[in-house]
Context: one part of a larger RNA
RNA sequence: GAACGAACGUUGGCGGCGUGGAUUAGGCAUGCAAGUCGAGCGAAUCCCCGGGCUUCGGUCCGGGGGGAAGCGGCGAAAGGGGCAGUAAGGCGUGGGUAACCUACCCCGAGGCUCGGGAUAGCCACCCUAACGGGUGGGUAAUACCGGAUAUAAUGGGCAACCAUGAAAGAUUUAUCACCUUGGGAGGGGCUCACGUGGUAUUAGCUAGUUGGUGAGGUAAUGGCUCACCAAGGCCGAGAUGCCUAGCUGGUGUGAGAGCAUGACCAGCGCCACUGGGACUGAGACACUGCCCAGACUCCUACGGGAGGCUGCAGUCGAGAAUCUUCGGCAAUGGGCGCAAGCCUGACCGAGCGACGCCGCGUGUGCGACGAAGGCCUUCGGGUUGUAAAGCACUGUCAGGGGGGAACAACACAAUGAGUGAUCCCCAGAGGAAGCACGGGCUAAGUUCGUGCCAGCAGCCGCGGUAAGACGAACCGUGCGAACGUUGUUC
Numbered sequence: 001g002a003a004c005g006a007a008c009g010u011u012g013g014c015g016g017c018g019u020g021g022a023u024u025a026g027g028c029a030u031g032c033a034a035g036u037c038g039a040g041c042g043a044a045u046c047c048c049c050g051g052g053c054u055u056c057g058g059u060c061c062g063g064g065g066g067g068a069a070g071c072g073g074c075g076a077a078a079g080g081g082g083c084a085g086u087a088a089g090g091c092g093u094g095g096g097u098a099a100c101c102u103a104c105c106c107c108g109a110g111g112c113u114c115g116g117g118a119u120a121g122c123c124a125c126c127c128u129a130a131c132g133g134g135u136g137g138g139u140a141a142u143a144c145c146g147g148a149u150a151u152a153a154u155g156g157g158c159a160a161c162c163a164u165g166a167a168a169g170a171u172u173u174a175u176c177a178c179c180u181u182g183g184g185a186g187g188g189g190c191u192c193a194c195g196u197g198g199u200a201u202u203a204g205c206u207a208g209u210u211g212g213u214g215a216g217g218u219a220a221u222g223g224c225u226c227a228c229c230a231a232g233g234c235c236g237a238g239a240u241g242c243c244u245a246g247c248u249g250g251u252g253u254g255a256g257a258g259c260a261u262g263a264c265c266a267g268c269g270c271c272a273c274u275g276g277g278a279c280u281g282a283g284a285c286a287c288u289g290c291c292c293a294g295a296c297u298c299c300u301a302c303g304g305g306a307g308g309c310u311g312c313a314g315u316c317g318a319g320a321a322u323c324u325u326c327g328g329c330a331a332u333g334g335g336c337g338c339a340a341g342c343c344u345g346a347c348c349g350a351g352c353g354a355c356g357c358c359g360c361g362u363g364u365g366c367g368a369c370g371a372a373g374g375c376c377u378u379c380g381g382g383u384u385g386u387a388a389a390g391c392a393c394u395g396u397c398a399g400g401g402g403g404g405a406a407c408a409a410c411a412c413a414a415u416g417a418g419u420g421a422u423c424c425c426c427a428g429a430g431g432a433a434g435c436a437c438g439g440g441c442u443a444a445g446u447u448c449g450u451g452c453c454a455g456c457a458g459c460c461g462c463g464g465u466a467a468g469a470c471g472a473a474c475c476g477u478g479c480g481a482a483c484g485u486u487g488u489u490c
């Protein structure tokens, strides 16, 4: 000098764009953050209309509409948060997979047949403080099961061929679904090479260890697991141990080489109260799913139960320190749905903070041989200083009013949470300047006070009675909505 997710002190007008829990991966009240489909299914209950019965309280039947809860499908593995762990199951770059998988989407081929038994909801009864649960009856499906068919698929076989395994309907008749199979796109799994901190005041480490055969397991290779056999494998080019740490694109600095760093944004990895486990599923060993154990918190009728903000806000704590319990699905994107649409704290916006960068303003012109006041003085004067006053103007920004392009695109129509360019009108200099420094380095000095005191200080150093270095005043210098200080990096 430059930089920062900064903090502190003094000061503080406006706007745009960014950015804001770095510490306790500490604990959390409350609300919201993942639903959707009636064009898969049977329906409680409610409303309307018509009819029958009626003790006038209602009840039953038929039609239409809405529709809780439930079964079923898809989604919930994405999106969002954090960086605890991890020095290599990671990351970066480049390969391999003849050792693999892939729901939804796109392209192609073929099919969509015949049956069956349950179960939730519901009704009845029962247990429980609650959470919940049991027994019996009865019901549907795109839920479940069986049969048929199967060129292509899988297995066997040289082949002919043999064996195995499928489906579901709905509808407004336009379609949307379903099953098998080939290919694609995108996504993923596994694997190899090289690179990727410190420490030798850590020198030896290793028995599923290293390899083989066989088996199991997996989508798939493999000691991944197991049985048997062999005795191997790594290491001074640093094994093993310990400490530290998410990695990268990037970022800061620097002429570069390098050094430092990894906030925001993007890619990858990992985590979800702590530890372990599997289930479902195309995909998880699953943040707002399940089970077990533990700590903690809450409810309890003491028998037993409930919970997990490292989602968005918010709260307590700790801390030098980091925001609103806001608006909207209008846009972009996602889930479901034929669609209308519903959901979306993703996202888009607004709010708070000079936290950063950038832009603008706080007025302009004239105005004295120079007011007053202040300060200095050799008492003559000098300086503050055209500065003020005064006169004449202007109207940026802020304030008030009006108007409105655009963000809006989806046949037409409709649709803006929020922002609002450009423009017009109103009034009036009015509402808007400070901070640090002035001995040298280093731009800028005088007077008074103090008297090695009080104090200053980045280094040299200053202060013990004439202090340009302390404190104040005046004046000056620098920067300016900021200016200084501290911390950290180059």
Stems, first nucleotide, its partner, number of pairs: 001490004006486005013360006019353002026316003030313003035074003040071002046065008081271003090196008100188003105184007113147004122137006153164004169176002197243003204234003209231008246268004250261004273294005296307004324350001326349003332346001333344004363393004373384004397431001399426004406419002434479005439460003445474005455462002
The part of an RNA shown here (small-subunit ribosomal RNA, 5' domain) has 490 nucleotides and comes from an uncultured bacterium.